[in-house]
Predicted 3D model of a 393-nucleotide RNA (Bacterial RNase P class A) from Kutzneria sp. 744. The RNAcentral record of the sequence draws on Rfam.
């Protein structure tokens, strides 16, 4: 210098003018005891993904909360974490010269299924071309014997088909062959030694001779999982009717306070239990009486809480390969709800083109209970480490 691999940051900045939202302070008006309106000042005010709603939780309710089946999820080991299907490191397998990257990583001897086409044959399979032996027949030959097709038997070493063909190389042996036998190697099973927390790795010995692939096919095994969700869930107000009390009264009623709570009709039922709940089913358990269900008609949709102080953030030190943890100090970062961030101007940053002037471009994209992850989108740019190649010193 070029090519690559991995990780991190960041997503324009400054100033001015006008305009928004919560909160705090000050002042004023209305009103009557607390609310509302206006003005001024001040702090703070969208993201790394706020997105997808894919996982895991916190929190709330069922509910005091059991068991089983179904269903769902994960799948090498060890750690981290509140937890996870996440993260870190490592093991094994595969890819790459390498830095590194990829993996639905337990089980094919529990069972079932599938492996198209080609091929003789695709799981205890198989004989197409071949090789060997024998028989009868034909031809040639003095003879030994040779050639040809046919029939029977042996063979799976050679060739072919295929993604894949029942271990590989060399030899012994054989009529020809074959783990039939032998040496070495690979694989499998068992035993021993060493290293490692472990998955596993290395070494040695014995053995029989070798029993395909596929489980992101069904399945088996191991482990894990209640359900619903802030529109969760609470409080207040309002409301048609009724009940009780007090006061007034023209005795027709009216006002105030409290409690309950919409009206009509039908059916079932009240401890010998209707109905409801345990959010798929069963058992079991619980609630349950002015009760529950069905039909028709009517009222309300308002306000407050939940709502932001957290498994929180920042800095330093220590431990750890790391994820992360511990200690100390500091900080308080939107809480809207007809749903807040906008508009204009000037200068400037970065990128491209251009000698310059200048011109063009500047991404993906905005809360709604909140966190930890994953996935997807992203213009331009910056930083660090490592690998390979080339050149120079």
């Nucleotide at each position: 210098c070029g090519a690559g691999u991995c990780g991190g940051c960041a997503g324009g900045g400054c100033g001015g003018c006008c305009g928004c939202g919560u909160c705090g302070g000050c002042g004023g008006g209305c009103c009557c005891c607390g609310g509302u309106c206006c003005g001024c000042c001040g702090c703070c005010g969208a993201g790394g993904a706020a997105a997808g709603u894919c996982c895991g939780g916190a929190c709330u309710c069922c509910a005091c909360a059991g068991g089983g089946c179904a269903g769902g999820g994960u799948g090498g080991u060890u750690g981290c974490u509140a937890a996870c299907g996440g993260c870190a490191a490592c093991c094994c397998g595969g890819g790459g010269c390498g830095a590194c990257c990829c993996g639905c990583g337990g089980g094919a001897c529990a069972g079932u299924g599938c492996c198209a086409c080609a091929g003789a044959g695709a799981a205890c399979a198989g004989a197409c071309c071949g090789c060997c032996c024998g028989g009868a027949c034909g031809c040639c030959g003095c003879g030994a014997g040779g050639c040809g097709g046919c029939c029977g038997g042996g063979u799976a070493a050679g060739g072919g088909u295929g993604a894949a063909a029942c271990g590989g190389u060399g030899g012994u042996g054989u009529a020809a062959g074959a783990g039939a036998c032998c040496a070495c190697c690979a694989g499998c099973a068992c035993c021993c030694c060493g290293g490692g927390u472990g998955a596993c790795c290395g070494g040695g010995g014995u053995g029989g001779c070798u029993a395909g692939g596929u489980a992101a096919a069904c399945c088996c095994c191991a482990c894990c999982c209640g359900g619903a969700g802030c529109a969760a869930g609470g409080c207040c107000a309002a409301g048609a009717g009724g009940g009780c009390g007090c006061c007034g009264c023209a005795c027709g009623c009216g006002g105030c306070g409290c409690c309950u709570g919409c009206g009509c009709a039908g059916g079932c039922g009240u401890u010998c239990g209707a109905g409801g709940g345990c959010u798929g089913c069963c058992c079991g358990c619980c609630c349950g009486a002015u009760g529950c269900c069905u039909g028709c008609g009517g009222g309300u949709a308002g306000g407050c809480c939940g709502c932001u102080g957290g498994a929180g953030c920042c800095u330093g030190c220590c431990g750890g390969c790391a994820a992360c943890g511990g200690c100390a100090g500091g900080c308080c970062a939107a809480g809207a709800u007809g749903g807040a961030u906008g508009g204009c101007c000037g200068c400037u940053g970065c990128c491209u083109g251009g000698a310059a002037a200048c011109a063009g471009g500047u991404a993906c994209a905005g809360g709604a209970u909140c966190c930890g992850g994953c996935u997807u989108a992203c213009a331009a740019g910056c930083c660090g480490a490592c690998u390979c190649g080339u050149u120079c010193g």

Rfam family: Bacterial RNase P class A. By type it is a ribozyme. Taxonomically the source falls in Kutzneria (Bacteria, Actinomycetes, Pseudonocardiales, Pseudonocardiaceae). Model confidence (mean pLDDT): 75 of 100.